[in-house]
RNA sequence: GGAGCGAUAGCUCAGCCUGGUAGAGCACGAGAUUCGUCAUCUCGCGGUCGAAGGUUCAACUCCUUCUCGCCCCA
Repeated sequence: GGAGCGAUAGCUCAGCCUGGUAGAGCACGAGAUUCGUCAUCUCGCGGUCGAAGGUUCAACUCCUUCUCGCCCCA
């Protein structure tokens, strides 16, 4: 210098291909249960979807550029 993959909740990830209300588990908080703890159950909290721009009625999703990480080629 060139190609590929990845970045989404505190953590691990799904969703993207095929645009249409942002989700799961764990963690955390409250309650139920228990003599109490653990476990279990119920509810809740939690996001500028890496950044900017473009297309569109509508973008995590499509297009462009950039940043960071991993790997490959040279």